[in-house]
Context: one part of a larger RNA
């Protein structure tokens, strides 16, 4: 020096990002007594407040008695007695208060840096599925789903409970229609045409064997090409947002000013209702006023023209919970002004 304990004048968060960490409190037991709030269950052990040993005498209640008595229990009262100190403690064993944000709650998660506001959930909603059910798994039998059958089972989202959940179906999903438009292979019927035969008959050459070119019958033959009909789908017509998403802009107007109930005009599907708001969101911004400090960029309450809140990618409250997170406060302290001192243990020098 390091670790790991102990203790301190004064002062009491001046430490720091932040009371991290110490420290306080000691709360077992009885009695009194306890607020806002509140879903009336709670919040509660609220918060505070006295009491606790021990000797004696008395009461009260069982049992028991030979009725003198004897035992046992107290949550009973009264006087005494000692100590700083009576749950005299080895173990056990809540600091408490006010106010916000977020999650309803008890769970759940990153085994080995993140326990959280993230996950889940009870309750709400949408959407599929009529039973050989929808859906998973398998190539298939086959299994689950279920020896269940819509008050039942899978899917999405929401996330107790209170009060609500507003406009838009233009786009893009999805239901549902079929009248016209386009539309693939296969098929059906067909039309042109290639290849290769035979029979007839006609040209042109001819070395008279045939050689090359046409017609007109017919016979084979090509998953070659091309017409027409034929679905679904997409165009089309509607509906559907707790579906995936979206919810403007310029100009002026009232008898001071200012502001604009009001009026115009442009585009739009359709222009953000109600609640909330400088916010876990607000660039400007330490907005601005109020409270709280001597003295705050934090924080609580208002305000609001919201860079860029908003209604089941849930608006907004909300008791009660939380190893969350902001902000005050008491109590307390070596966290600190600022350091000191002891005590065990390591290292390292010396013996």
């Nucleotide at each position: 020096u390091g670790c790991u304990c102990c203790u301190c004048a004064a002062g009491g968060a001046a430490c720091u990002c932040g009371g991290c960490a110490a420290a306080c409190a000691a709360g077992c037991g009885g009695c009194c007594g306890u607020a806002a709030c509140u879903u009336c269950g709670g919040g509660a052990u609220a918060u505070g407040g006295c009491c606790u040993g021990c000797c004696u005498g008395c009461c009260g209640c069982c049992c028991u008695u030979u009725c003198g008595g004897g035992g046992g229990c107290g949550u009973g009262c009264a006087g005494g007695c000692c100590g700083c100190a009576g749950c005299g403690a080895a173990a056990g064993a809540u600091u408490g208060c006010c106010u916000g944000g977020c999650g309803a709650c008890u769970g759940u998660u990153u085994a080995u840096c993140a326990a959280a506001a993230a996950c889940a959930c009870a309750g709400c909603u949408c959407c599929c599925u009529g039973c050989a059910a929808a859906c998973u798994c398998g190539u298939a039998a086959g299994a689950g789903g279920a020896c269940g059958u819509a008050u039942a089972g899978g899917g999405g989202g929401u996330g107790a409970c209170g009060c609500c959940u507003g406009a838009c179906c233009a786009a893009u999903g999805c239901c549902g229609g079929a009248a016209g438009g386009u539309u693939a292979a296969g098929c059906a019927c067909g039309g042109a045409u290639g290849g290769u035969g035979g029979a007839g008959u006609g040209g042109u050459c001819u070395u008279c064997g045939g050689a090359c070119u046409g017609c007109u019958c017919u016979g084979c033959u090509g998953g070659g090409c091309u017409g027409u009909g034929u679905a679904a789908g997409c165009c089309c017509c509607g509906g559907u947002c707790a579906a995936u998403g979206u919810c403007a802009g310029c100009g002026a107007u009232a008898a001071c000013u200012a502001u604009a109930a009001u009026c115009g005009u442009u585009c739009u599907a359709a222009g953000g209702u109600a609640g909330c708001g400088a916010a876990a969101u607000a660039c400007c911004u330490u907005g601005u006023c109020u409270g709280g400090u001597a003295a705050a960029u934090u924080c609580a309450g208002a305000c609001g023209c919201g860079c860029a809140c908003g209604a089941a990618u849930g608006g907004c409250g909300u008791a009660a919970c939380g190893a969350c997170u902001g902000g005050g406060c008491a109590a307390c302290u070596g966290u600190c002004u600022c350091g000191a001192g002891g005590a065990g243990u390591a290292g390292c020098u010396c013996g």
Molecule: large-subunit ribosomal RNA, domain IV
Organism: Patescibacteria group bacterium